[in-house]
RNA sequence: UACCGUGUUGGGUAAGCCCGUUCGAAAGGCGGGGACACUAGAGCCGUGGGUCUAAAGCAAAUGCCAUGGCUGCCAGGCACCAAG
Repeated sequence: UACCGUGUUGGGUAAGCCCGUUCGAAAGGCGGGGACACUAGAGCCGUGGGUCUAAAGCAAAUGCCAUGGCUGCCAGGCACCAAG
């Protein structure tokens, strides 16, 4: 340096829920608490599918629609730790 390789210890992320927010129309985001899980792949990219919302717009009495979101739903691309 390359390959194989376990995840015990240590490490990383952190759902639901609660609080806050002069961020947002909403979905949702962000900060704090917390711990259901995931794990060197819960790291990055909304690129395709899926899904949430529907302000504006269109239609019209309640619908359609993403240019707004979600990667902890599935693919795709890129990248990554240590013992041995």